[in-house]
RNA sequence: ACCUUGAAUGCGCCGAAUUCUGCCUUGGCAGAAACGGAGGACCCGAGCUUGUGGGGUGAAUUGCGUUAGCAAGGGGCAGGUCCACGGCCCCAACCCGUCAGCUAACUUCGUAGGCGUUGGGGGCUCAAGGG
Numbered sequence: 001a002c003c004u005u006g007a008a009u010g011c012g013c014c015g016a017a018u019u020c021u022g023c024c025u026u027g028g029c030a031g032a033a034a035c036g037g038a039g040g041a042c043c044c045g046a047g048c049u050u051g052u053g054g055g056g057u058g059a060a061u062u063g064c065g066u067u068a069g070c071a072a073g074g075g076g077c078a079g080g081u082c083c084a085c086g087g088c089c090c091c092a093a094c095c096c097g098u099c100a101g102c103u104a105a106c107u108u109c110g111u112a113g114g115c116g117u118u119g120g121g122g123g124c125u126c127a128a129g130g131g
Base pairs, nucleotide, nucleotide: 002130003129004128005127006126011116012115013114014113018033019032020031021030022029023028024027034111035110036109037108038107039106044101053099054096055095056094057093061072062071063070064069073091074090075089076088077087079125080124081123082122083121085119086118
């Protein structure tokens, strides 16, 4: 060269939602880093936002329908990524309070929750093993 394999509970997946330090003491508080949001000039953009407010986080929206549901759209499905074709599941919740385009400086907030899971094909790549 090439071949094989691909997480396994002390390990991993979705998600920003992790790590460290200190104190009190076993889950709280405080701080720091990292990650993710929001507000906020010039320039640029927009000049219907208008009362039926508007905006934001997030995949979690839109239309039709009396409901059930249907359609479109968005998101997820185990090393990473891309392509084509199938399958399954999800579309919640919350915040600001009449106000928010972008946005340097600056200000500010969050670090929850839910899980153990799709099929084969092709390209590139990563890791381990063989060679």
This is a predicted structure of a 131-nucleotide RNA (c-di-AMP riboswitch aptamer (ydaO/yuaA leader)) from a Bacillota bacterium. It was read from a public genome assembly, where an Rfam model found it. Lineage of the source: Bacteria > Bacillati > Bacillota.